Record summary
Model confidence (mean pLDDT): 86 of 100. A computed fold for an 87-nucleotide RNA from Paenibacillus lutimineralis, annotated as c-di-GMP-I riboswitch aptamer. It matches the Rfam family "c-di-GMP-I riboswitch aptamer". Rfam links the family to the GO term cyclic-di-GMP binding. The sequence is in RNAcentral, with records from Rfam.
[in-house]
Formats: sequence, structure tokens, C1' cells
RNA sequence: UCACGAUAAUGGCAAACUUGUCGAAAGACAAGGACGCAAAGCUAUAGGGUCUUCUUGACGAAAUGUCAAUGGCAGCCAGCUACCGAA
Repeated sequence: UCACGAUAAUGGCAAACUUGUCGAAAGACAAGGACGCAAAGCUAUAGGGUCUUCUUGACGAAAUGUCAAUGGCAGCCAGCUACCGAA
């Protein structure tokens, strides 16, 4: 340095749920709360995946229909960066 990850050390994050605010929704933020996490740090204007459909567009005779992100998710994979050091 690369890989690896312990019943080690120092610290960190915080699922569900509850309350409040925002949003059409997905979801986000704050507080409480811990299921878990060795990247649960960052990246969602061009890697894949996935969720949502107010508006808009396409299809349709029409629908409360179908399709499509300009909306989200990084605690799905991925990419980038990083603390510690037993075997």
C1' cells in the first nucleotide's frame, strides 16, 4: 500500500414507531426512539435498480385506465473518499 474485519480502542450514524412542519404523492426536515451499520460518510444533470404521478406529454371513445420523471430513495447494487489495527 492492497485486501481483510476482532467479544480491541477512540468516536460516529440511527430502522420501525410517535409528535410537529413541508409535499399531490413518493418522501424530506426537527425532536424523541434504537432495528441495525466498518463506510448506515459523499455522489440521484449521463452507471444500474427502485418508489411516486399534482402538473405535463403520449396512448385511449372514456375511466378513478396504461406508459413516461421534469419529483424522490445512497439503510439495494455501484462509484468516490475515509478512522482504527488483532488474526